[in-house]
RNA sequence: CGAAAAACAAAGCCGAAUCCUUGAAAAAGGAGCGGAGGACCCACUUUUUGGGGUGAACUCAUGUUGAGCGGGCCCCUUCCCCGAACCCGUCAGCUAACUCCGUAGGUGAAGAAGGGAGGAGAG
Numbered sequence: 001c002g003a004a005a006a007a008c009a010a011a012g013c014c015g016a017a018u019c020c021u022u023g024a025a026a027a028a029g030g031a032g033c034g035g036a037g038g039a040c041c042c043a044c045u046u047u048u049u050g051g052g053g054u055g056a057a058c059u060c061a062u063g064u065u066g067a068g069c070g071g072g073c074c075c076c077u078u079c080c081c082c083g084a085a086c087c088c089g090u091c092a093g094c095u096a097a098c099u100c101c102g103u104a105g106g107u108g109a110a111g112a113a114g115g116g117a118g119g120a121g122a123g
Base pairs, nucleotide, nucleotide: 012107013106014105018031019030020029021028022027032103033102034101035100036099037098042093050091051088052087053086054085058068059067060066061065069083070082071081072080074116075115076114077113078112079111
């Protein structure tokens, strides 16, 4: 100097994924947040070239790398990084009433620098 691993920092961050009640526990119920299905009207007519959903995670070109765009705890600029994974099962446009479902997981000096805005606490 480089690589790898571990510990502390744990408050926080990505995400809808938090809180309350009952119960000895297992678990159950509810609130909040999120998602799907589902009329008239409107829209679309295009179904093996299957189609569709969650999610930032796509589109186009090019032939092996790019461009656009999206995401990385508020805004701007410059860099850096990511653009997965899973589900439904031949089937779903929007959609009031209505019906159904989820409430996980991961990460953790948290992308960096400069500038700015806002908020909280204390006096």

Record summary: Predicted 3D model of a 123-nucleotide RNA (c-di-AMP riboswitch aptamer (ydaO/yuaA leader)) from a Thermoactinomycetaceae bacterium. The coordinates come from a structure-prediction model, not an experiment, and the mean pLDDT is 76. Lineage of the source: Bacteria > Bacillota > Bacilli > Caryophanales > Thermoactinomycetaceae. It was read from a public genome assembly, where an Rfam model found it. Rfam family: c-di-AMP riboswitch aptamer (ydaO/yuaA leader). Rfam's curators write: This family represents a conserved RNA structure found upstream of the ydaO and yuaA genes in Bacillus subtilis and related genes in other bacteria.